């Protein structure tokens, strides 16, 4: 330099146009249980003025009525080729 794959919530990791603030596990917070702790169970876990609203899926643009999902460029990581 070329080809392919990847970057998602604190961490790991699903999701691949509308049903998504986004499955699941871990961590964390609250509670139950327990002499204490662990284990187990229940609820919560982006933010707020919480039937709703706002912001978000590497960064910047674009397509679309609508984008985590499609397209372009860039950044970074992995594998292969040279």
């Nucleotide at each position: 330099g070329g080809g392919c794959g990847g970057a998602u919530a604190c961490c790991a990791a699903a999701g691949c146009g509308g049903u998504c603030a986004a499955a699941u596990g871990g961590a964390c917070c609250a509670g139950a249980c327990u002499g204490u702790a662990a284990a187990u169970c229940u609820g919560g876990c982006g933010g707020c003025u919480c039937a709703g609203c706002c912001u978000u899926c590497g960064c910047a643009g674009g397509u679309u009525c609508g984008a985590a999902u499609c397209c372009u460029g860039c950044u970074c990581c992995g594998c292969c080729c040279a």